Model confidence (mean pLDDT): 81 of 100. This is a predicted structure of a 101-nucleotide RNA (SAM riboswitch aptamer (S box leader)). It matches the Rfam family "SAM riboswitch aptamer (S box leader)". Its family is annotated with regulation of gene expression in the Gene Ontology. Rfam describes the family as follows. The SAM riboswitch is found upstream of a number of genes which code for proteins involved in methionine or cysteine biosynthesis in Gram-positive bacteria.
RNA sequence: AUCUUAUCAAGAGUGACGGAGGGACAGGCCCUGUGAAGUCACGGCAACCUGCUUGAACGAUUUUCUGAUACUGCAAGGUGCCAAUUCCAUGGAGAUGAGAG
Numbered sequence: 001a002u003c004u005u006a007u008c009a010a011g012a013g014u015g016a017c018g019g020a021g022g023g024a025c026a027g028g029c030c031c032u033g034u035g036a037a038g039u040c041a042c043g044g045c046a047a048c049c050u051g052c053u054u055g056a057a058c059g060a061u062u063u064u065c066u067g068a069u070a071c072u073g074c075a076a077g078g079u080g081c082c083a084a085u086u087c088c089a090u091g092g093a094g095a096u097g098a099g100a101g
Base pairs, nucleotide, nucleotide: 002100003099004098005097006096007095008094013042014041015040016039017038021031022030023029027088028087043082044081045080048078049077050075051074052073058067086093
């Protein structure tokens, strides 16, 4: 690369450098020299994975206890994200997480 699966109506931005594009994709509608993309710094949002915790099922045990999936709560280590419902429409589309390979 590819496959599987979950989510995509909520939430969260400032500064420096940069200097004309950007919102994935025909169309629409927007953002942008009152500074686009990109890079960096600091900050923030969320809770997919993770850690701790609660704990049906289930396992072990003579019992108590204990382990523990779903689930509950807390944290924020790994990702992700911080104009507009994935901006709208379309989709055998895209994005992100986790797993497989």
Of the family's consensus pairs, 96% are formed in the model.